[in-house]
């Protein structure tokens, strides 16, 4: 250079036919315990990488741009 995936919570992924963003582990508080551990319960935590378009409406469709992994020259 060329081509393929991949980016969503603090970590690792889910997200169906476009229609209020989710879990699991973490992290606070809480019940249980003499305590700690497990469990149970409840709350915090999101610029869905990033700019543009379509649309009533975008995590999802479309176009560029960033990283990051793999493949061909």
């Nucleotide at each position: 250079g060329g081509g393929c995936g991949a980016u969503u919570a603090g970590c690792u992924c889910a997200g169906u036919u476009g229609g209020u963003a989710g879990a699991g582990c973490a992290c606070a508080g809480u019940g249980u315990u003499c305590a700690c551990a497990u469990c149970g319960c409840u709350g915090g935590g999101g610029u869905c990488a990033c700019u543009g378009g379509u649309u009533c409406a975008a995590g999802u469709c479309c176009a560029g741009u960033a990283u990051c992994g793999c493949c061909c020259a």

Predicted 3D model of a 73-nucleotide RNA (transfer RNA) from Tepidamorphus sp. Its Rfam family is "tRNA". Rfam classes the family as a transfer RNA. The organism belongs to Tepidamorphus, within Bacteria. The prediction has a mean pLDDT of 82.